[in-house]
Context: one part of a larger RNA
RNA sequence: UGACGGGGGCCCGCACAAGCGGUGGAGCAUGUGGUUUAAUUCGAUGAUACGCGAGGAACCUUACCUGGGCUAGAAUGCCCUUGACAGGCCGUGAAAGCGGUUUUUCUUCGGGACAAGGAGCAAGGUGCUGCAUGGCUGUCGUCAGCUCGUGCCGUGAGGUGUUGGGUUAAGUCCCGCAACGAGCGCAACCCCUAUCUCUAGUUACCAUCAGGUCAUGCUGGGGACUCUAGGGAGACUGCCUGCGCAAGCAGUGAGGAAGGUGGGGACGACGUCAAGUCAUCAUGGCCCUUACGCCCAGGGCUACACACGUGCUACAAUGGUCGGUACAACGGGUUGCCAUUCCGCGAGGAAGCGCAAAUCUCUAAAAGCCGAUCUCAGUUCGGAUCGGAGUCUGCAACUCGACUCCGUGAAGCCGGAAUCGCUAGUAAUCGCGCAUCAGCCAUGGCGCGGUGAAUACGUUCCCGGGCCUUGUACA
Repeated sequence: UGACGGGGGCCCGCACAAGCGGUGGAGCAUGUGGUUUAAUUCGAUGAUACGCGAGGAACCUUACCUGGGCUAGAAUGCCCUUGACAGGCCGUGAAAGCGGUUUUUCUUCGGGACAAGGAGCAAGGUGCUGCAUGGCUGUCGUCAGCUCGUGCCGUGAGGUGUUGGGUUAAGUCCCGCAACGAGCGCAACCCCUAUCUCUAGUUACCAUCAGGUCAUGCUGGGGACUCUAGGGAGACUGCCUGCGCAAGCAGUGAGGAAGGUGGGGACGACGUCAAGUCAUCAUGGCCCUUACGCCCAGGGCUACACACGUGCUACAAUGGUCGGUACAACGGGUUGCCAUUCCGCGAGGAAGCGCAAAUCUCUAAAAGCCGAUCUCAGUUCGGAUCGGAGUCUGCAACUCGACUCCGUGAAGCCGGAAUCGCUAGUAAUCGCGCAUCAGCCAUGGCGCGGUGAAUACGUUCCCGGGCCUUGUACA
């Protein structure tokens, strides 16, 4: 100087407390451990691994296993030789491949393009080392800290500044001070959102006028409103009162759509964990080179006495079922989204309008509201599992897809110890969209809107963190 203390002081955080809803029990989904296996490819492992890399494992992917094949090889350029090549057909084969056969190039006649063979210079490796590395990332932590120049103090390590008194979300600002300044962080500048205004008015809108329809902004028209998308205004403790030297604090104070950082996002200091990643990529070293490289078929990554994590669905009446009826936002669409009509109980099928979309379409929002029914039961709760019949995608759904219909109708009556999330348009609850994607194991992830709470006395305690101080045989 740090680190640590079941030392002290001050302060903060869904840290506790106060509340609401879960997990832990059940079934299933998914990841992991373990076990099994020819293989169940590899990585991630307290917090900071475990719906994680994977934003799509039937083949492919694929790295694993079994079997069949290749050896300058699956890439590119140069050199030589040959031929148009690609392709078609036949044999063999599971395919890859191997063998056979056949057709056909452009030309400025130099050659070009393509293919096969040969030669090498070269390739290839998801093999090892993340403790050789770059890059990227997690975490402490959006915590308020981390430092420097000069000066001053100390023999020196170092200190001072950065401590102190206040204040703040903040090393935020003020006052004081052997310090005076400065940098990286904080804040602000950026984006979305809440109000108003100007400009613009189609594909959006429809108040007024006119026309038309069973009906509809449907048509003429309008530029008001909504909205769209570009500019501007607006919030700064600016004003008032009280307290205070000031910074600032308090106010059911005014005005205002918004009030004290308005709400949300992006943004992550010096560093810590030899944290993670050599399997995104890049890369040093080491290793393989008729194989640890490459091609192919099938299998595996989907196994299953079990254990754990994360989720979904439930155990019901604030509910289930049936009928009627209302209101979104974000997004996607031509190998696509598909109106409408017909067929099918249905998943879907057939035809087919419109739309590269504020125009057409996905699009039905659901919870809600109205009515009916069930009457507390393992049930009209719950839907696992299993049987049958089908639909769709795809070369192909046996291993191993999703969905539909009929039947079947398991556990489960609110969950031990323990433990998690959340402070407001939040939790809870309800549906909708998107990426990946032929299809889909999505209950995951990322977004969007609808309905919409309870509680916070307080800081004694648990956990994590910040500042000062104290002890130390630790560094």
Predicted 3D model of a 475-nucleotide part of an RNA (small-subunit ribosomal RNA, 3' major domain) from an uncultured Bacteroidota bacterium. The prediction has a mean pLDDT of 84. The full RNA is in RNAcentral, with records from SILVA.